[in-house]
RNA sequence: AAUAUUCUUUGGGGCGAGGUGCAAUUCCUCACCGGCAGUGAUAGUCUGCGAAAGAAGUCCGCCGCAAGAAGCGAACUUCUCCGAAUCGGUGCAAUUCCGAUACCGACGGUAUAGUCCGGAUGGGAAAGGAAAUCA
Numbered sequence: 001a002a003u004a005u006u007c008u009u010u011g012g013g014g015c016g017a018g019g020u021g022c023a024a025u026u027c028c029u030c031a032c033c034g035g036c037a038g039u040g041a042u043a044g045u046c047u048g049c050g051a052a053a054g055a056a057g058u059c060c061g062c063c064g065c066a067a068g069a070a071g072c073g074a075a076c077u078u079c080u081c082c083g084a085a086u087c088g089g090u091g092c093a094a095u096u097c098c099g100a101u102a103c104c105g106a107c108g109g110u111a112u113a114g115u116c117c118g119g120a121u122g123g124g125a126a127a128g129g130a131a132a133u134c135a
Stems, first nucleotide, its partner, number of pairs: 005131006016030004031115002033105002035049004044103002053080006060073003085101005107118003
């Protein structure tokens, strides 16, 4: 330095003010926030990934005297789905920097939620560390 293995740690931010109303951190005006990797140069809006949701398959459990089917549930795999930016400037190089003006944000709950509560003491892209092995 490379390959593959095992263990381990880390791994998402944000409603402050006013208005209406019986009731809203959910509506209206202003405010605030931005996961991971990549990209000649720093990205919520480029490329890809992750979480949520749906479908199929595998397997196990529940159910049942028993077996199978149906139904319900967990895990894994695959597939589907998955938001939003322009202009000007600098520069060899930036849809990433600077300036200006825009835009976007799963599901369930609740007066309609990116910011509250919940699934979630979960999962996870990925980043770091340790050990051993082989050449």
FMN riboswitch aptamer (RFN element), 135 nucleotides, folded computationally. Model confidence (mean pLDDT): 79 of 100. Of the family's consensus pairs, 100% are formed in the model. The sequence was found by an Rfam model in a public genome assembly.